[in-house]
């Protein structure tokens, strides 16, 4: 890539009953399909989300509280890049 064939994945939302993981963001599993031709896999680059911890500042100066910054946490269904792969007419 063609209204071809065989198939695949699965957003939002809802559920997890003394909550499956996590501080959170987010993830997992089930239901579900908005979409996807790599929506298979990898954080290398940029973006975005989060801030347990750390640092700084302020307040309290006994315990502590608040604000700001920060990825070492995420997002591969934000984009780029890397890498692997099914089918196949004209």
């Nucleotide at each position: 890539g063609a209204c071809a064939a065989u198939g695949g994945c699965a957003a939002a939302a809802c559920g997890c009953u003394u909550u499956c993981c996590g501080a959170a963001a987010g993830g997992g599993c089930g239901u579900g399909a908005c979409g996807c031709a790599a929506a298979g896999c990898c954080u290398c680059c940029g973006g975005c989300c989060u801030a347990c911890g750390u640092u700084u500042u302020u307040c309290a100066c006994u315990a502590g509280a608040a604000a700001a910054a920060u990825a070492u946490g995420g997002u591969a269904g934000c984009g780029g890049g890397g890498u692997u792969a099914c089918c196949g007419a004209a």
This is a predicted structure of a 90-nucleotide RNA (c-di-GMP-I riboswitch aptamer) from uncultured Desulforhopalus sp. Its mean pLDDT, the model's own confidence on a scale to 100, is 84. Of the family's consensus pairs, 95% are formed in the model.